[in-house]
Molecule: transfer RNA
Organism: Candidatus Vogelbacteria bacterium CG10_big_fil_rev_8_21_14_0_10_50_13
RNA sequence: GGACGCUUAGCUCAGUUGGUAGAGCAACUCGUUUACACCGAGAAGGUCCGAGGUUCAAGUCCUCGAGCGUCCA
Numbered sequence: 001g002g003a004c005g006c007u008u009a010g011c012u013c014a015g016u017u018g019g020u021a022g023a024g025c026a027a028c029u030c031g032u033u034u035a036c037a038c039c040g041a042g043a044a045g046g047u048c049c050g051a052g053g054u055u056c057a058a059g060u061c062c063u064c065g066a067g068c069g070u071c072c073a
Base pairs, nucleotide, nucleotide: 001072002071003070004069005068006067007066010025011024012023013022019056028042029041030040031039049065050064051063052062053061
C1' cells in the first nucleotide's frame, strides 16, 4: 500500500424483509435470612464509533472518516 471482517447497555452478544432497540451477566431496590450467599420479584441503564446522503421512516442501504482484528504485498 491492497483485500476482508468487526464497532449496539458497565461486560459478552442478538437485532431476519428498512417500520417505536433486546437477551444473559454485572450493578441497584424489595422480599427471604440473625447476617451473608443462593433464590424470587421489580425498576433503572442506549439514541446503535463519527459525519454526510437516500427514504414518509435508517442499528439496517450508499459515500467518506476513525479504531480494532485477519490475510496479501